[in-house]
Molecule: RNase P RNA; transfer RNA
Organism: Homoserinimonas sp.
RNA sequence: UGGGUCGGCAAGACGGUCGCGUCGCGCAGAAAUACGCGCCGAGGAACGUCCGGGCUCCGCAGGGCAGGGCGGUGGGUAACUCCCACCCGGAGCAAUCCGCGAGAAAGUGCAACAGAAAGCAGACCGCCGGCGGCUUCGGCCGCAGGUAAGGGUGAAACGGUGGUGUAAGAGACCACCAGCGACUCGAGUGAUCGAGUCGGCUAGGUAAACCUCGCCCGGAGCAAGAUCAACAGGGAACGCCAAGGUGGCCCGCCAAGUUCCCGGGUAGAUCGCUGGAGGAUUGCGGCAACGCAAUCCCGAGAUAGAUGGCCGUCCAGCGCCGAGAAGCUUUGGCUAAUCGGCGUCAACAGAACCCGGCGUAUCAGCCGGCCCAUUCA
RNA sequence: GCGCCCGUAGCUCAGCGGAUAGAGCAAUUGACUACGGAUCAAUAGGUCGGGGGUUCAAAUCCCUCCGGGCGCG
Numbered sequence: 001u002g003g004g005u006c007g008g009c010a011a012g013a014c015g016g017u018c019g020c021g022u023c024g025c026g027c028a029g030a031a032a033u034a035c036g037c038g039c040c041g042a043g044g045a046a047c048g049u050c051c052g053g054g055c056u057c058c059g060c061a062g063g064g065c066a067g068g069g070c071g072g073u074g075g076g077u078a079a080c081u082c083c084c085a086c087c088c089g090g091a092g093c094a095a096u097c098c099g100c101g102a103g104a105a106a107g108u109g110c111a112a113c114a115g116a117a118a119g120c121a122g123a124c125c126g127c128c129g130g131c132g133g134c135u136u137c138g139g140c141c142g143c144a145g146g147u148a149a150g151g152g153u154g155a156a157a158c159g160g161u162g163g164u165g166u167a168a169g170a171g172a173c174c175a176c177c178a179g180c181g182a183c184u185c186g187a188g189u190g191a192u193c194g195a196g197u198c199g200g201c202u203a204g205g206u207a208a209a210c211c212u213c214g215c216c217c218g219g220a221g222c223a224a225g226a227u228c229a230a231c232a233g234g235g236a237a238c239g240c241c242a243a244g245g246u247g248g249c250c251c252g253c254c255a256a257g258u259u260c261c262c263g264g265g266u267a268g269a270u271c272g273c274u275g276g277a278g279g280a281u282u283g284c285g286g287c288a289a290c291g292c293a294a295u296c297c298c299g300a301g302a303u304a305g306a307u308g309g310c311c312g313u314c315c316a317g318c319g320c321c322g323a324g325a326a327g328c329u330u331u332g333g334c335u336a337a338u339c340g341g342c343g344u345c346a347a348c349a350g351a352a353c354c355c356g357g358c359g360u361a362u363c364a365g366c367c368g369g370c371c372c373a374u375u376c377a
Numbered sequence: 378g379c380g381c382c383c384g385u386a387g388c389u390c391a392g393c394g395g396a397u398a399g400a401g402c403a404a405u406u407g408a409c410u411a412c413g414g415a416u417c418a419a420u421a422g423g424u425c426g427g428g429g430g431u432u433c434a435a436a437u438c439c440c441u442c443c444g445g446g447c448g449c450g
Base pairs, nucleotide, nucleotide: 001373002372003371004370005369006368007367008366009365012314013313014312015311016310017309018308020041021040023038024037025036026035028033043348047359048358050357051356052355053354054353055221056220057219058218067217068216069215070214071213072086073085074084075083076082087101088099089098090097091096102212103211107210108209109206110205124151125150126147127146128145130143131142132141133140134139159177160176161175162174163173164172178202180199181198182197183196184195185194186193187192225271226270227269228268233262234261235260236259237258238257244254245253246252278297279296280295281294282293283292284291285290317344318343319342320341321340322339323338327334328333378449379448380447381446382445383444384443387402388401389400390399395433404420405419406418407417408416426442427441428440429439430438
């Protein structure tokens, strides 16, 4: 210098002005509310709602069945399917990345096409000796066999290489190597790794197919839930003069009205509601995730849903134009650093009970670690 | 807030591990006809919504995102 890879920061700052919402104070008002002042006022994902918890209620939820989820080991955490570290496997020269990473020598199933044969298989070509026939003596044909070395098919064909052996061959036997199982020793908390002995020589794939093993999960969700409580309802008393119904009148009864009581709890209001597994800084422990301690801080709480617009200055960057050398040059110019002017100043998106994760979206940028290649010293 | 389903040719749908992904309608071409329709024959048309994974093999199984629809409180 070029390329790669991993991680972090940040989501403009200040001022003015016009607005919006909760709360506090003042003032006016019976109240609703209005006005003035002051504090505070979205995010890294507030998003998707994919997991896990807190909280609340449901017969306090103990056991079993069904159903669902998870799956290397150790740790972190309130908890997790998340995070950290390590192991194993895979990709890459490397940094690094990816892995739903238990069990296929419990059982059942599946494997199209091709191929002779696809699960404890099989004989198409080939190779081989035997018997019979023919022969131009090179061989050829037929029959019943042997074989799995070679060819060919496939994603996959029952270890690999070399030798012994044989009619030809074959773990049939031998040496080395790979793999599997059992045992022993060593390292490690462990997954696992290293070494040795023995064994039969070989056991295929698939569980994001059924299944088996181990572990986990009670259900619902702030429209959870709690308190107050109109209207309507039930009951009791009054119902005096006049007025309603009982097809006219009187009594009576009913209804209306007034007062009191009652239960459930609709509209509505209040609580739940935001001081919390909270944040910042420092120190200590730990490889890390994270934990502990001290000090300081308070940073939205709306309810059809407020958090915005404009102007100015500045920071950082980008684009365009111009200038610009001791660089390059075909002597026309072209540019690096740098300087000046103009423009732009953004994206994704927005709380609605609260947290921890995951996933996804994201303009213009900035910073750092590591790896590879090349050049120079 | 909670839960479920769908996405395949221009349209409506099959196919849910096995390679060339089908059917009807529509389209194009030809035949028939004086012409048109109907009919007959043939042809073209697909990133199976996007991406990743499992598997020898994915439209199909799993994860995630996008779009659309439905139900309950």